[in-house]
């Protein structure tokens, strides 16, 4: 320094869902719980994928409503990118 993850040792990590709490939502954070996870570390850099207040356009139900759009996310969706614990080879 690469590869590998089958045993093992110490340890991380927390889906669903439930409180509480911010936000127009998506979702975020705390608790509390494990569905998994060997990078379920970090990063929205490309696809993907949720949201649609605000804005745009329609339409005589108009302080409303349909439709379009990130400038809101999501890294536990799949690539890149940076770091990293054990233990084989």
């Nucleotide at each position: 320094a690469u590869c590998u993850g089958a045993a093992a040792a110490g340890g991380g990590c927390a889906a669903a869902c439930u409180u509480g709490u911010u936000g127009a939502a998506a979702a975020g954070c705390a608790a509390g719980g494990a569905c998994g996870c060997a990078a379920a570390g970090c990063u929205a850099u490309g696809g993907g994928c949720c949201u649609a207040a605000c804005c745009g356009u329609u339409u005589a139900u108009a302080a409303a409503a349909a439709c379009g759009a990130a400038u809101g996310g999501c890294u536990g969706c799949c690539a890149g990118g940076c770091u990293g614990c054990c233990a084989g080879a």